[in-house]
RNA sequence: GAAGCAGGCGAGACGAUCGCCGGGUCGCGAGACGGCCCGGAGGAAAGUCCGAACACCGCAGGGCAGGGUGCUCCAUAACAUGGAGUCGCGGCAACGCGAAGGAAAGUGCAACAGAAAGCAAACCGCCCCGCUGCGGCGGGGUAAGGGUGAAACGGUGCGGUAAGAGCGCACCAGUUCUUCGGGUGACCGGAGAAGCUGGGUAAACCCCACCCGGUGCAAGACCAAAUAGGGAGGCGCUUGAGGGUGGCCCGCCCGAGCCUCCGGGUAGGUUGCAAGAGGUGCCGGGUAACCGGCACCCUCAGAUGAAUGAUCGUCGCCCGCGGCGGGGUAACCGGCUGCGGGAACUGAAUUCGGCUUACCGACUGCUUUGACC
Numbered sequence: 001g002a003a004g005c006a007g008g009c010g011a012g013a014c015g016a017u018c019g020c021c022g023g024g025u026c027g028c029g030a031g032a033c034g035g036c037c038c039g040g041a042g043g044a045a046a047g048u049c050c051g052a053a054c055a056c057c058g059c060a061g062g063g064c065a066g067g068g069u070g071c072u073c074c075a076u077a078a079c080a081u082g083g084a085g086u087c088g089c090g091g092c093a094a095c096g097c098g099a100a101g102g103a104a105a106g107u108g109c110a111a112c113a114g115a116a117a118g119c120a121a122a123c124c125g126c127c128c129c130g131c132u133g134c135g136g137c138g139g140g141g142u143a144a145g146g147g148u149g150a151a152a153c154g155g156u157g158c159g160g161u162a163a164g165a166g167c168g169c170a171c172c173a174g175u176u177c178u179u180c181g182g183g184u185g186a187c188c189g190g191a192g193a194a195g196c197u198g199g200g201u202a203a204a205c206c207c208c209a210c211c212c213g214g215u216g217c218a219a220g221a222c223c224a225a226a227u228a229g230g231g232a233g234g235c236g237c238u239u240g241a242g243g244g245u246g247g248c249c250c251g252c253c254c255g256a257g258c259c260u261c262c263g264g265g266u267a268g269g270u271u272g273c274a275a276g277a278g279g280u281g282c283c284g285g286g287u288a289a290c291c292g293g294c295a296c297c298c299u300c301a302g303a304u305g306a307a308u309g310a311u312c313g314u315c316g317c318c319c320g321c322g323g324c325g326g327g328g329u330a331a332c333c334g335g336c337u338g339c340g341g342g343a344a345c346u347g348a349a350u351u352c353g354g355c356u357u358a359c360c361g362a363c364u365g366c367u368u369u370g371a372c373c
Base pairs, nucleotide, nucleotide: 001369002368003367004366005365006364007363009361012315013314014313015312016311017310018309020040021039022038023037024036025035026034027033042345046356047355049354050353051352052351053350054216055215056214057213066212067211068210069209070208071085072084073083074082075081086100087098088097089096090095101207102206106205107204108201109200123146124145125142126141127140128139129138130137131136154172155171156170157169158168159167173197174196175194176193177192178191179190180189181188182187220271221270222269223268230262231261232260233259234258235257242254243253244252245251278297279296280295281294282293283292284291285290317342318341319340320339321338322337323336324335326333327332
């Protein structure tokens, strides 16, 4: 110099003014209002993609359909997540990526080129036979050579043959079987046997193994108006309850319903709902994920047409251009200062554990590799 991995940070700090939400307290203090004090978004709060907690509904057991997962061991409340490994692929390397069971149960698919693309196949060439007008033609054999292709049915050699071919043999590669050693295991290493040589694709259908009830805090629980309707009781229906007539009585008018209680439910409110698989530090176990113990911390956001903000000033950070002075042989390094510019992605909505995606800018640690001294 070029790379790789990991980690935390992330609308900077302080002040002033004006506001918003929640809680506490004071004001005679129940309400309203006001003063004071305290608290008030994120690493992803996002996408809502997985897994749970919690709640309600459903459920004897088994099966089908449907969905998901798919190397091993471990971690975890659980997972499609994480850790450590195995194998394969990429990279000189650090390291990265992989839904990584089965293609020898069956079905399907494959552009172009090529004679032929999965029951293999004969275009050229090679060999044999027949015919011949000697240019060839017809039949058969052959996957060893050429050509096409991403891919042509193990590779090299010797034998063999008309020419050839695992047709036979030796060695190499693979597969299957047997066996020995290592590992908890995936798997790795060694020995032997069998000519067994079987293309790819399963986030195509499918097969195998394992797992899976549904709906989501608008779940659910509680309190509970007005109006209408339900039930019970009482009073009343020409011997007139009740209502109207501006407050009362008489009178007048209307008049068959009126009153009380109970229960369900709506609006609305309260709760669920902020102390939790919680955070920080130390010690111990483990390679690690993680687990255990001890100490400390916590009103510490709880809105619901949804608060967490706006403006100004000072300082700081980064970048570009310029100036001043300093160190060094030099490359270069850091200091002061002027002007201009920049500071992202995005915002809780029941709560956790993950994954994925977005992102200004620098910082820290470790590792690999190249050049030079």
Molecule: Bacterial RNase P class A
Organism: Desulfobacterales bacterium